Predicted 3D model of a 346-nucleotide part of an RNA (small-subunit ribosomal RNA, central domain) from a Clostridia bacterium. NCBI's taxonomy places the organism under Bacteria, Bacillati, Bacillota, Clostridia. The coordinates come from a structure-prediction model, not an experiment, and the mean pLDDT is 89. Rfam family: Bacterial small subunit ribosomal RNA.
Context: one part of a larger RNA
């Protein structure tokens, strides 16, 4: 390159909306690019296959037949694809009615702990650890009581409970606002699906710049412990953690499972809504666990939320190191990040 992968062996992009492209439901005319057939040309010769012939045989040589899988041309066909042209509604979507939800910004509020000031009470002690020191404390700590500040977090409800595309979201209330389910079946008439490039969102740390700073805390001091201890433990503590706005744009960004669509045995909890029934009950639709058969799978397991069966589009892998480097280029304030080898070696 076929081709065979991609839950754990090498390989799902961190998620999303979305252009190029690819690929698409039912029916009925037309067209005739692809697609089928039929016919002439053409496709040099030598080679090449085949079946004869000449050299004693063979290489060789000669004939004759074959292929030359193409391309054009003429005039057909009309299943498919494509494409018009008028349609349908089972996809997709609107509009109506519902109820659920830690989805999202903003802004205000509260109540418990801490910490730290004041003023009471009161004395020798706290702390802290396996043991202990450093550390605080007679300038009165710790405890205790009252009042005051300031910051970050919402305890119990809490749930293999809920929402989100992932990242992620949890005290209470107003505003604003995105989604999805669930029920009728009134509208549109395929409007779908996937997504190369770019686009936008993305935990923690990080870095401007301005505020904030209680408690925790890399670094840093100090006590220990040890043969050492640049560590585990202790006593202090700066960035940082927290808001603004801006960047960085990676993570075991994990379901280590890409999207979407069908179709393929059960059982059993839960969460949202709906039917039926007085009621226990039970069907139905979406969600989210566990158990398990068929099928798969090296095995582990997976099993309607598939790692089965198929079908579409995109990613991404092809033996270990070397290496996610090193050069290039591109982003970035920078720290890096994104593409990303090759010698050498085994």
């Nucleotide at each position: 390159c076929u081709g065979g992968g991609u839950g754990u062996a090498a390989a799902g992009g961190g998620a999303g909306a979305g252009u190029a492209g690819g690929c698409g439901g039912c029916a009925a005319g037309g067209u005739a690019a692809g697609c089928g057939a039929u016919a002439u040309g053409u496709g040099a010769a030598a080679g090449c296959c085949u079946u004869a012939a000449g050299c004693u045989u063979a290489a060789c040589u000669u004939a004759a037949g074959g292929a030359u899988u193409g391309c054009a041309u003429a005039a057909c066909g009309a299943a498919c694809u494509a494409u018009c042209u008028a349609g349908c509604u089972a996809g997709a979507g609107u509009a109506c009615a519902g109820g659920a939800g830690a989805g999202g910004a903003a802004a205000g509020c509260g109540g418990a702990a801490u910490u730290c000031c004041u003023a009471g009470u009161g004395u020798a002690g706290c702390g802290g650890u396996g043991a202990a020191a450093u550390g605080c404390g007679u300038a009165g700590a710790u405890a205790u009581u009252a009042g005051g500040a300031a910051g970050a977090a919402c305890a119990c409800c809490a749930g293999u409970g809920g929402c989100g595309a992932a990242g992620g979201c949890g005290g209470c209330u107003u505003u604003c606002u995105g989604g999805a389910c669930u029920g009728a079946a009134a509208c549109u008439g395929a409007c779908g699906c996937u997504g190369a490039g770019g686009c936008u969102c993305g935990a923690a740390a990080g870095c401007g710049u301005g505020g904030g700073g209680a408690g925790c805390g890399a670094a840093c001091a100090g006590g220990a412990u040890u043969a050492g201890a640049u560590a585990c433990c202790c006593u202090g503590g700066u960035a940082g953690u927290c808001c603004a706005c801006g960047c960085u744009g990676u993570a075991a960004a994990c379901g280590a499972u890409g999207a979407g669509u069908g179709c393929u045995a059960g059982g059993u909890g839960u969460c949202g809504g709906g039917g039926a029934g007085g009621a226990a009950u039970u069907c139905c639709c979406g969600g989210u666990g566990c158990c398990g058969g068929a099928g798969c799978a090296a095995a582990c397991g997976c099993a309607a939320u598939a790692a089965g069966c198929a079908c579409u589009c995109c990613a991404c892998c092809u033996g270990g190191g070397g290496a996610g480097u090193a050069c290039g280029a591109c982003c970035g304030c920078a720290a890096g990040g994104u593409u990303g080898a090759a010698a050498c070696u085994c």